[in-house]
Molecule: c-di-GMP-I-GGC riboswitch aptamer
Organism: soil metagenome
RNA sequence: AAAAGCCAAACCCGCCGCGAGGCGGGGACGGAAAGCCACGGGUCUCUCCUAAGGAUGGUGAAGAUAGCCGGGUUGC
Repeated sequence: AAAAGCCAAACCCGCCGCGAGGCGGGGACGGAAAGCCACGGGUCUCUCCUAAGGAUGGUGAAGAUAGCCGGGUUGC
């Protein structure tokens, strides 16, 4: 240098999931790895325990988030 390119938040519609959320379509708030990996931390969901109930706290061969941060890895 790329970039007149790429990705696509909120919101809306459809489908899937108990849920957090995911996928597809529309749509752009943004991004410079917003490509990929749950390894560390965070946040969130669900199960179970705790509790009269709720709150709180804990729990897990259970999940979500890579567009929360760090790290790893690939690429221009």